Context: one part of a larger RNA
Molecule: small-subunit ribosomal RNA, central domain
Organism: metagenome
RNA sequence: CUGGGUGUAAAGGGCGUGUAGGCGGAGAUGCAAGUUAGGAGUGAAAUCUAUGGGCUCAACCCAUAAACUGCUUCUAAAACUGUAUCCCUUGAGUAUCGGAGAGGCAAGCGGAAUUCCUAGUGUAGCGGUGAAAUGCGUAGAUAUUAGGAGGAACACCAGUGGCGAAGGCGGCUUUCUGGACUGUAACUGACGCUGAGGCUCGAAAGCGUGGGGAGCGAACAGGAUUAGAUACCCUGGUAGUCCACGCCGUAAACGAUGAAUGCUAGGUGUAGGAGGUAUCGACCCCUUCUGUGCCGGAGUUAACGCAAUAAGCAUUCCGCCUGGGGAGUACGGCCGCAAGGCUGAAACUC
Numbered sequence: 001c002u003g004g005g006u007g008u009a010a011a012g013g014g015c016g017u018g019u020a021g022g023c024g025g026a027g028a029u030g031c032a033a034g035u036u037a038g039g040a041g042u043g044a045a046a047u048c049u050a051u052g053g054g055c056u057c058a059a060c061c062c063a064u065a066a067a068c069u070g071c072u073u074c075u076a077a078a079a080c081u082g083u084a085u086c087c088c089u090u091g092a093g094u095a096u097c098g099g100a101g102a103g104g105c106a107a108g109c110g111g112a113a114u115u116c117c118u119a120g121u122g123u124a125g126c127g128g129u130g131a132a133a134u135g136c137g138u139a140g141a142u143a144u145u146a147g148g149a150g151g152a153a154c155a156c157c158a159g160u161g162g163c164g165a166a167g168g169c170g171g172c173u174u175u176c177u178g179g180a181c182u183g184u185a186a187c188u189g190a191c192g193c194u195g196a197g198g199c200u201c202g203a204a205a206g207c208g209u210g211g212g213g214a215g216c217g218a219a220c221a222g223g224a225u226u227a228g229a230u231a232c233c234c235u236g237g238u239a240g241u242c243c244a245c246g247c248c249g250u251a252a253a254c255g256a257u258g259a260a261u262g263c264u265a266g267g268u269g270u271a272g273g274a275g276g277u278a279u280c281g282a283c284c285c286c287u288u289c290u291g292u293g294c295c296g297g298a299g300u301u302a303a304c305g306c307a308a309u310a311a312g313c314a315u316u317c318c319g320c321c322u323g324g325g326g327a328g329u330a331c332g333g334c335c336g337c338a339a340g341g342c343u344g345a346a347a348c349u350c
Stems, first nucleotide, its partner, number of pairs: 004321003007304002012318001014201001016199002021194003025088001027086005033081002035077008049065006091191001092188003095184002098181001103177002106174004110154001115149007125136002162169002206247006215241002220236004258317006266295011299306002323350003332343004
């Protein structure tokens, strides 16, 4: 290389968009690049293979044939691929009616709670734990009432409910805005799928500058526990958590399951539509499309399990894997303010 794999054994890129490339629906006609058939030329000899022969055999040698799977060229065919023209509507898209949604951005508003401040009532405790102590409190705490300040998060609704490509998104109102779905079948007429590089987005933590800082809380301090206790528990508490702008680019970024298309028993929930039936009407019931769950047959799997949301049966394209350790390390390169990230070995060893 051929080949085999990628849920859990090594292995799906964190997600999208899209360039090159690869692959691509139905019909008609032409061309003949691929393709197929036949002819011609060439494919040195030796070697290899087959048959026959020569050395007493064999190795070895000789002859003949086959082969040299290739290349060039001519003629022919037109099914398939390609290409050119015409055409079609089912793939894809547009238009339009409609309902659903924590999809995104920005601004404003609201109530509960914690903390703090001021004032009132009130008096000796509060707090905390397995038990305590540190801590707070007669300079009046805790508790309670009224007023105020400020920051952060939005109880109930809430649901294997919804939306988003993923990360993720949850009080209310408004502005701007993306996508999906159902129905109609008016329009375009293959405009499609995938996607090396590239570009964008990307939790938390972290970084830079400037704000903000209620609660929580790495570090740190103290109190306990303990043989010790650089912990678990307690009292405090700084970065941080929040906002704006800019970086970082990683996660068990998980469904540990790449994207797309088609096909292959059923049953039962749930979300958003559409049609029918029924009715005074709302339900109920039936059919259907899209999503999201559970169970289960064939099939599949090493087993567990998966099972129309496949890990089944097929096709196309991309990423990745090839014993454990060394090691996601070293070196080099690229990126970053740094932390570090991406790419990524070998010696040696079992």